[in-house]
A computed fold for a 342-nucleotide part of an RNA from a sludge metagenome, annotated as small-subunit ribosomal RNA, central domain. The prediction has a mean pLDDT of 86.
Context: one part of a larger RNA
RNA sequence: UUGGGCGUAAAGAGUGAGCAGGCGGCCGUUUAAGUCUGAAGUCAAAUGCAGUGGCUUAACCACUGUCCGCUUUGGAAACUGGAUGGCUAGAGUACGAGAGAAGUAUGCGGAAUUCCAUGUGUAGCGGUGAAAUGCGUAGAGAUAUGGAGGAACACCAGAGGCGAAGGCGGCAUACUAGAUCGAUACUGACGCUCAGUCACGAAAGCGUGGGUAGCAAAUAGGAUUAGAUACCCUAGUAGUCCACGCCGUAAACGAUGAGAACUAGGUGUAGGGGCGAACCCUGUGCCGAAGCUAACGCAUUAAGUUCUCCGCCUGGGGAGUACGUUCGCAAGAAUGAAACUU
Numbered sequence: 001u002u003g004g005g006c007g008u009a010a011a012g013a014g015u016g017a018g019c020a021g022g023c024g025g026c027c028g029u030u031u032a033a034g035u036c037u038g039a040a041g042u043c044a045a046a047u048g049c050a051g052u053g054g055c056u057u058a059a060c061c062a063c064u065g066u067c068c069g070c071u072u073u074g075g076a077a078a079c080u081g082g083a084u085g086g087c088u089a090g091a092g093u094a095c096g097a098g099a100g101a102a103g104u105a106u107g108c109g110g111a112a113u114u115c116c117a118u119g120u121g122u123a124g125c126g127g128u129g130a131a132a133u134g135c136g137u138a139g140a141g142a143u144a145u146g147g148a149g150g151a152a153c154a155c156c157a158g159a160g161g162c163g164a165a166g167g168c169g170g171c172a173u174a175c176u177a178g179a180u181c182g183a184u185a186c187u188g189a190c191g192c193u194c195a196g197u198c199a200c201g202a203a204a205g206c207g208u209g210g211g212u213a214g215c216a217a218a219u220a221g222g223a224u225u226a227g228a229u230a231c232c233c234u235a236g237u238a239g240u241c242c243a244c245g246c247c248g249u250a251a252a253c254g255a256u257g258a259g260a261a262c263u264a265g266g267u268g269u270a271g272g273g274g275c276g277a278a279c280c281c282u283g284u285g286c287c288g289a290a291g292c293u294a295a296c297g298c299a300u301u302a303a304g305u306u307c308u309c310c311g312c313c314u315g316g317g318g319a320g321u322a323c324g325u326u327c328g329c330a331a332g333a334a335u336g337a338a339a340c341u342u
Stems, first nucleotide, its partner, number of pairs: 004313003007296002012310001014200004021193003025087007033080002035076008048066007090190001091187004095182003102176007109153001114148007124135002161168002205246006214240002219235004257309006265287009291298002315342003324335004
């Protein structure tokens, strides 16, 4: 390479948009590039292959045929492609309706923690397995009133909802995006996927400026211990928060790429339709048919049966390392070996 694979054995890119490319619905007409078919030319000789023959056989030799194709030309028109006309089942638009922690911005609210001021009040508080460091007679802790400030939004809350993923949860307003359902009308294949590319992308981290209540890497102290650079305790700085700009990684997980078609049901739940306990559409769970699977399990939300397109894998270690390159302020990220070893 062929082949075989990618939930857990190696393997689905973190997610989306999307150019090139690949693939692409139904019915006509046409063309003849692919495709099929006829003829001609060519494919030096030798070699090769097949058959026959000659050296007693073979090797060897001779003869005949053949060879993948290429070129020219005649024809066929089912399929693929091109052109053209039409269709509505794919896709989309308009209209109506309700659902939602979908996004961005601004404003507002209450509970709680902390701090400050004042009143009451007196000897403890705090913390632990037990303690101590720590706080407190300069009046703490407790309690009451008032104030400041930052962060997060109890109950509702659900195997619930929304989002492409990351993710999203107090309330109000504005702007923005998507999905679903319903009944018609319209466009008429406008589609699917997507190397490169672009955009988004938790937490931590970085830059500049702000902010800092609580929490808390680092750090200090107290304990524990043989030691204790830990686990526990008392403090506590970055950080956590905001604005703008970087970083681009995660067990970024459903460890399961996207789209389409087909293949028993039962049951819960969310949104919608329906007069309706019928039934239908869309989503989200559980249990299970056939089937699949090494097993576990999956099973109309497939890991079943098929098609299209992309990504990826090829024993373990060395190693996600070295070198080179690109990106980054840096941290580092991306790409990514070999020797050697087993």